[in-house]
Molecule: transfer RNA
Organism: Heterodermia speciosa
């Protein structure tokens, strides 16, 4: 340089048009002489940016950034 994928909570990851859920982490409380482990409840993401279409987008177009693999 062409080309493909991927970019969502602190970590892995799901979600292909009606607006975010899951497992792990953290926080609180049970329950235990106590940890752990189980049970319950909670916080925590404007979904990389930036524009375009649409009554409505994380998802559809288009540029642009970052990572990753392939040809050269």
């Nucleotide at each position: 340089a062409g080309c493909a994928g991927c970019a969502u909570g602190g970590c892995g990851c799901a979600g292909c048009g009606g607006a975010a859920g899951c497992g792990c982490g953290c926080c609180g409380g049970g329950c235990u002489c106590a940890u752990a482990a189980c049970c319950c409840g909670g916080a925590g993401g404007a979904c990389u940016c930036a524009g375009g279409a649409u009554c409505g987008a994380a998802a559809c177009c288009u540029g642009a950034u970052g990572c990753u693999g392939c040809u050269a």